[in-house]
Context: one part of a larger RNA
RNA sequence: ACCACCGAGUUCGCUGUAUGUCGUUGUCGCUUAAGUCCCGCACUCGGGACGAAGGCAGAGCGAAAGCGAGUGUUAAUAGCGCGAAAUUCUAUUUGUGUAGCAACUAUCCCGCCUCUGCUGUUAGUAGAGAGGGGUAUCGGCUAUACCUUUAGACAAUGGCAUGCACGAGACCCGAAACCAGGUGAUCUAUCCAUGAGCAGGGUGAAGCGCGGGUAAAACCGCGUGGAGGCCCGAACCCGUAGGCUGUGCAAUACCUUGGGAUGACUUGUGGAUAGCGCAGAAAUUGCAAUCGAACCUGGUAAUAGCUGGUUCUCCUCGAAAUAGCUUGAGGGCUAGCCUCGUGAGGUAGGAGAGAGUGGUAGAGCACUGCAAGGGAUCUUCCGGGCUUGUCUCGGGGACCCUAGCAAACUCCGAAUGCUUUCUCAAAGAAUCACGGGAGUCAGAACGCGGGGGCUAAGCUCCGCGCUCAAAAGGGAAACAGCCCAGAUCGUCGUUUAAGGUCCCAAAAUACUAUCUUAGUGGUAAAGGUGGUUAGGUUGCAGAGACAGCGAGGCAGUUGGCUUAGAAGCAGCCAUCUGUUAAAGAAAGCGUAACAGCUCACUCGUCAAGCGACCUUGCGCCGAAAAUGUAACGGGGCUGAAGAUAGUUACCGAAAACACGGACUCCCGCCUUUGGGCGGGAGUGGUAGAGGAGCAUUUCGUACAGCGUUGAAGUCCUGUCGUGAGGCGGGGUGGAGCGUACGGAAGUGAGAAUGGUGGU
Numbered sequence: 001a002c003c004a005c006c007g008a009g010u011u012c013g014c015u016g017u018a019u020g021u022c023g024u025u026g027u028c029g030c031u032u033a034a035g036u037c038c039c040g041c042a043c044u045c046g047g048g049a050c051g052a053a054g055g056c057a058g059a060g061c062g063a064a065a066g067c068g069a070g071u072g073u074u075a076a077u078a079g080c081g082c083g084a085a086a087u088u089c090u091a092u093u094u095g096u097g098u099a100g101c102a103a104c105u106a107u108c109c110c111g112c113c114u115c116u117g118c119u120g121u122u123a124g125u126a127g128a129g130a131g132g133g134g135u136a137u138c139g140g141c142u143a144u145a146c147c148u149u150u151a152g153a154c155a156a157u158g159g160c161a162u163g164c165a166c167g168a169g170a171c172c173c174g175a176a177a178c179c180a181g182g183u184g185a186u187c188u189a190u191c192c193a194u195g196a197g198c199a200g201g202g203u204g205a206a207g208c209g210c211g212g213g214u215a216a217a218a219c220c221g222c223g224u225g226g227a228g229g230c231c232c233g234a235a236c237c238c239g240u241a242g243g244c245u246g247u248g249c250a251a252u253a254c255c256u257u258g259g260g261a262u263g264a265c266u267u268g269u270g271g272a273u274a275g276c277g278c279a280g281a282a283a284u285u286g287c288a289a290u291c292g293a294a295c296c297u298g299g300u301a302a303u304a305g306c307u308g309g310u311u312c313u314c315c316u317c318g319a320a321a322u323a324g325c326u327u328g329a330g331g332g333c334u335a336g337c338c339u340c341g342u343g344a345g346g347u348a349g350g351a352g353a354g355a356g357u358g359g360u361a362g363a364g365c366a367c368u369g370c371a372a373g374g375g376a377u378c379u380u381c382c383g384g385g386c387u388u389g390u391c392u393c394g395g396g397g398a399c400c401c402u403a404g405c406a407a408a409c410u411c412c413g414a415a416u417g418c419u420u421u422c423u424c425a426a427a428g429a430a431u432c433a434c435g436g437g438a439g440u441c442a443g444a445a446c447g448c449g450g451g452g453g454c455u456a457a458g459c460u461c462c463g464c465g466c467u468c469a470a471a472a473g474g475g476a477a478a479c480a481g482c483c484c485a486g487a488u489c490g491u492c493g494u495u496u497a498a499g500g501u502c503c504c505a506a507a508a509u510a511c512u513a514u515c516u517u518a519g520u521g522g523u524a525a526a527g528g529u530g531g532u533u534a535g536g537u538u539g540c541a542g543a544g545a546c547a548g549c550g551a552g553g554c555a556g557u558u559g560g561c562u563u564a565g566a567a568g569c570a571g572c573c574a575u576c577u578g579u580u581a582a583a584g585a586a587a588g589c590g591u592a593a594c595a596g597c598u599c600a601c602u603c604g605u606c607a608a609g610c611g612a613c614c615u616u617g618c619g620c621c622g623a624a625a626a627u628g629u630a631a632c633g634g635g636g637c638u639g640a641a642g643a644u645a646g647u648u649a650c651c652g653a654a655a656a657c658a659c660g661g662a663c664u665c666c667c668g669c670c671u672u673u674g675g676g677c678g679g680g681a682g683u684g685g686u687a688g689a690g691g692a693g694c695a696u697u698u699c700g701u702a703c704a705g706c707g708u709u710g711a712a713g714u715c716c717u718g719u720c721g722u723g724a725g726g727c728g729g730g731g732u733g734g735a736g737c738g739u740a741c742g743g744a745a746g747u748g749a750g751a752a753u754g755g756u757g758g759u
Base pairs, nucleotide, nucleotide: 001759002758003757004756005755006754011168012167013166015165016164017163018162019161020160021159022158023157024156025155026154029056030055031054035050036049037048038047039046040045060067061066070082071081072080073079089152090151091150095146096145097144098143099142100141101140108133109132110131113129114128115127116126117125118124119123171309172308174306178299179298180297181296182295183294189273190272191271192270193269194268195267196266197265198263200232201231202230203228207224208223209222210221211220212219236260237259238258241256242255243254275291277287278286279285284293312693313692314691315690316689317688322335323334324333325332326331336440337439338437339436340435341434342433343432344431347430350424351423352422353421354420355419356418357417362412363410364409368406369405370404372402373401374400375399377398378397379396381395382394383393384392385391386389443468444467446465447464448463449462450461451460452459473484474483475482488661489660490659491658493657494656495655499651500650501649502635503634504633508648510647511646512645513644514643515642521637527621528620529619531618532617534615535614536613537612538611539610540609548605549604550603551602552601554578555577556576559573560572561571584599587598588597589596662683663682664681665680666679667678668677669676670675694748696745697744698743699742700741701740702739703738705737706736713732714731715730716729717728718727719726720725
């Protein structure tokens, strides 16, 4: 490094809350806890029964005492705050009661009527029929009350599931550390006890002897002697400098060189000192390759506002990088912006017209300030002068005229903006309220309006907008933020956008008219430019301009002064007159001063246009950088393939359109409520919200499922599905495995300098 396997939002809590669903209930409602008993192969588990302790609801208000549909405040019966109202509500089934309705049946009453029997016979009585009236009951309808059935809304409560929060290790891995109890002085530091070691050579202290010396000493010499953290140098100990090594021979070695080597020397063995400590000739040095506080185990899954990682699919919507507060600034909380649900409701937004609001841009100087030029006005201000004045000069101030400047000036004053009314169009609420869930608090470029900065920055800070962020496609050679345009999928269909059409390279070597000669185009300023285009103003010109050429350019006079000189030409003053076609008391050069050469000015020649200034298009110079042209993407381009203005074609994208398919939402119709058909709108997407699914392991029920006539796994292959994936066929394999509907999760890996194993 690769491959395989393992690897991260879990579990608990009689904690909360929201949503979904289920149970019970809605005039004394819902629910049990510990525990007890029973049942179960599943016994630290599961199920059932009992068990009202307790909890929620049923009343609130007040700090409370407390009072109570009220209560608190208060002197208050006032006002105000917080409360009370709503449910047995709607529909439905059955039954009962009550009321009403019309008809029928039974019964009762009435008597005018008809018939019959009897008798006591103008009458009475009994029965029947028809009619009228009343009452009751059954069935029917309507209304209502109660009971009851079912369903729904709302509400209470409990179970389950799910989202989120809280407490717990709480998504996973990761400290540096802290504390406790122990283990270590076989390394190393110091100490204690007891042993051991130090070739050889050199130097030659004290003392002593002898001699000298002295009064005696001191002292001197020669010997002898053998001292020393003495000298040289092996063993031994150390480790100075250089090299070598530096995936080593070695987690400190090796080579050469070097220091000590009788000493504060080296060393064996045994022992002592321990981490809030010991030891230390002291370096934060050593204490087992670990030391500003050893190691091991435990507390412990310490904590980590930090870094990294976080595993299947499809569908819908889709942010933020802001405000306030924060020992706050790379973290949080609330709001803003996203999503889901419920509700309200022509709400929001747009266009037109109207009404209002305001002091910006601009402009102006009326205020406040700044500030330029002028003034014949005023001045009780300041200074100078003298002739001292009703003086004069300068300055300041005021005022007047002219021309200006201002974020903190305004006599004025837009466009946009904001508020609102009416109307219109469109509209699937794009709006608002309440509730569940977030993420976001590092933003970036570009255009415009500004502050800071240097009217510097790919700078920084605001405001308005847009894109990127979270957006692919086409263009800009390449190029998040620029231009065009927002990708549901398919099509060897069509049309366009920006941008392009000589070749690379799709499409005009298109057209009309000008400009440019610089490869300008295809980098840049002040400044320069008799490069060239177009326009304008003005002057001179056949009575001959402009340029060239020929000629003249004189005299008084060397003007005066000054000066060494000053003669047109150092300087000062004046700058006249004459002759002339014309000629300055001289515009330059020149001389020591003159001289000399030009010019202005004039004539001739020539012959037709020639000057000055302003505006303007395109050029030119200004223009120096590091590997190599290298400042058009390249080739290459000059009546362009450059520039300006215009015209007509064409190319060109995932845009638009066409045809076909998928999905989401809305509307309509149908429907055996699963859905189907038709129409319309939509379907880029990070953080994130919501929805629907696939697969894995295992359990329950069913399939009297499949399987040695071959299960799982595995290799190849076909096919179905938008996808996760499913289903077949063949090989291998050799004994287990599925399908449907549900339950429960150790449920999906490519990344974590991940773990383990293999190669």
Annotation
This is a predicted structure of a 759-nucleotide part of an RNA (large-subunit ribosomal RNA, domain II) from a Candidatus Anderseniibacteriota bacterium. Rfam family: Bacterial large subunit ribosomal RNA. The RNAcentral record of the full RNA draws on ENA.